A computed fold for a 74-nucleotide RNA from an Erysipelotrichaceae bacterium, annotated as transfer RNA. NCBI's taxonomy places the organism under Bacteria, Bacillota, Erysipelotrichia, Erysipelotrichales, Erysipelotrichaceae. Its Rfam family is "tRNA". Rfam's curators write: Transfer RNA (tRNA) molecules are approximately 80 nucleotides in length. Gene Ontology term of the family: triplet codon-amino acid adaptor activity. The coordinates come from a structure-prediction model, not an experiment, and the mean pLDDT is 81.
[in-house]
RNA sequence: CGGGAUGUAGCACAGCUUGGUAGUGCACUUCCUUAGGGAGGAAGGGGUCGCAGGUUCAAAUCCUGUCAUUCCGA
Repeated sequence: CGGGAUGUAGCACAGCUUGGUAGUGCACUUCCUUAGGGAGGAAGGGGUCGCAGGUUCAAAUCCUGUCAUUCCGA
């Protein structure tokens, strides 16, 4: 320098193909249970999807640029 993959909650990921209310598990908070802890049960909070722009009634999803990590080639 050229090409590919990945980026979504504190962590690990799904959702993208086919645009239509952002989800799952663990973790966290409160309560119940216990003498206390652990285990168990109930309820709850947390994100505008790496960043910027465009298309659209509507974008995590489509298009363009860009950043980070990583792989391949030179």